[in-house]
Molecule: c-di-GMP-I riboswitch aptamer
Organism: Gammaproteobacteria bacterium
RNA sequence: ACUUGGGGUGGGCAGCUCAGUCGAAAGUCUGAUACGCAAAGCUUCCAGCCUAAAAGUCACCGACUUAUGGUAGUGGGGUUGCAUCA
Numbered sequence: 001a002c003u004u005g006g007g008g009u010g011g012g013c014a015g016c017u018c019a020g021u022c023g024a025a026a027g028u029c030u031g032a033u034a035c036g037c038a039a040a041g042c043u044u045c046c047a048g049c050c051u052a053a054a055a056g057u058c059a060c061c062g063a064c065u066u067a068u069g070g071u072a073g074u075g076g077g078g079u080u081g082c083a084u085c086a
Base pairs, nucleotide, nucleotide: 004086005085006084012037013036017032018031019030020029022027035073041079042078043077045076046075047074048071049070050069055065056064057063058062
């Protein structure tokens, strides 16, 4: 230095929900709060899932299709990092 496993100490992050905020929505962000997480740090390259403004279509005042939107706490990949033991 690399791989695998374990999980002390000191720590880290922060689900649901609530309040506000941005957004067409899904959802984001801020604060409170912690369900949990050994990468629940970062990153949309792949897949899944969610939404459908715009666009298109139709048997039309509605419906359907579709990400260029979103989800990193849905997985995989890439990359970075802390302590200790074998």